[in-house]
RNA sequence: AACUUAUCAAGAGCAGGUGGAGGGACAAGCCCGAUGAUACCCGGCAACCGACCUAUUUAUAGGCACGGUGCUAAUUCUUGCAGCGACAGCUGAGAGAUAAGAA
Repeated sequence: AACUUAUCAAGAGCAGGUGGAGGGACAAGCCCGAUGAUACCCGGCAACCGACCUAUUUAUAGGCACGGUGCUAAUUCUUGCAGCGACAGCUGAGAGAUAAGAA
């Protein structure tokens, strides 16, 4: 890199620190950015896996947030293929992301 399963309409700094020009996966669009982005640190959110607690149908449900991730502009920012349709739009797929697993 590829495979399997699940999730992706909620949430998270209206004066935190460092640092300096680019960034939002790809393409197009549309946006964010020196009233300082991306990134890193801190803070925060969530609760996928483990630990722990409770209940019982003993494998599930609920809780917690200690450990392992993850996330913290815009629905995964929108579209990118197909179907339906009143040219609005809806549904599904694909792509992507994350977690857990398998090899």
Predicted 3D model of a 103-nucleotide RNA (SAM riboswitch aptamer (S box leader)) from Domibacillus enclensis. The prediction has a mean pLDDT of 81. The model forms 90% of the base pairs in the Rfam consensus.